The prediction has a mean pLDDT of 81. A computed fold for a 108-nucleotide RNA from [Clostridium] ultunense Esp, annotated as SAM riboswitch aptamer (S box leader). Its Rfam family is "SAM riboswitch aptamer (S box leader)". Rfam links the family to the GO term regulation of gene expression. The same sequence occurs in records of 2 taxa. RNAcentral holds the sequence, with entries from ENA and Ribocentre.
RNA sequence: CUCUUAUCCUGAGUAGGUGGAGGGACAGGCCCGAUGAAACCCGGCAACCGUCAUCAUCCCUGGUGAAAUGGUGCUAACCUGGGCUCCGGAAGGAGCUGGAGAUAAGAG
Numbered sequence: 001c002u003c004u005u006a007u008c009c010u011g012a013g014u015a016g017g018u019g020g021a022g023g024g025a026c027a028g029g030c031c032c033g034a035u036g037a038a039a040c041c042c043g044g045c046a047a048c049c050g051u052c053a054u055c056a057u058c059c060c061u062g063g064u065g066a067a068a069u070g071g072u073g074c075u076a077a078c079c080u081g082g083g084c085u086c087c088g089g090a091a092g093g094a095g096c097u098g099g100a101g102a103u104a105a106g107a108g
Stems, first nucleotide, its partner, number of pairs: 001108008013042001016041003022032003026081004043075003048071002051066006082097006
């Protein structure tokens, strides 16, 4: 970098330290930022891998639960990006399904 599978609801410092101008994936909007952006450290959140227990198993493996040392990850708020169906006079709204993106695990 590519492919596959799963998830994308919620949660976590606006009073931490270093830093010094940018950031919110992308586009358009709309926001955050010298009353300090990104990044790093610390703190915290969560439970994908891993750990333990239990059930179904001959095994592989799967379900459920627990803990949170380890490997990641996350830690302002968003709206619209395609399609179909429904409600509505319209504005607009709801559901389903895609695309794009993000995270984890596996493979190449």